The prediction has a mean pLDDT of 79. SAM riboswitch aptamer (S box leader) from a Thermoleophilaceae bacterium, 130 nucleotides, folded computationally. Of the family's consensus pairs, 94% are formed in the model.
[in-house]
RNA sequence: UACGCAUCCAGAGGAGUGGAGGGAAAUGGCCCUGUGAAGCUCCGGCAACCAUCUGGUGCGGCCGCAGUCGCGGACGUACUCGAACGGUGCCAAGUCCAUCAGGUCGGACCUAUGACCUGGGAGAUGUGAC
Repeated sequence: UACGCAUCCAGAGGAGUGGAGGGAAAUGGCCCUGUGAAGCUCCGGCAACCAUCUGGUGCGGCCGCAGUCGCGGACGUACUCGAACGGUGCCAAGUCCAUCAGGUCGGACCUAUGACCUGGGAGAUGUGAC
């Protein structure tokens, strides 16, 4: 960055500084916040996308043994369990919820501007590309 792909119902917070906002933007809602918001710094943690490493399974050709079926080895590759030194990311609430389209339910004490499902859009993070 009008780009491709993957993921987004799990998980993980203290201190210092700061001094009024914050939850991406808009609208509506709902929350967090002077018992101290955002930002910044330090420390800690979560996770496992990239990179690295370990184990397992499958496949492939190669090498060795055997010479009926096979067995073993290193290598490559796919999937998967795990580790967590490195590069990011993240650590209120599902991406806090809704917004666009389609569908299902529901005819009543009230609520219907409802509940739920699927998809889309927007966004976030990683990775790749430019």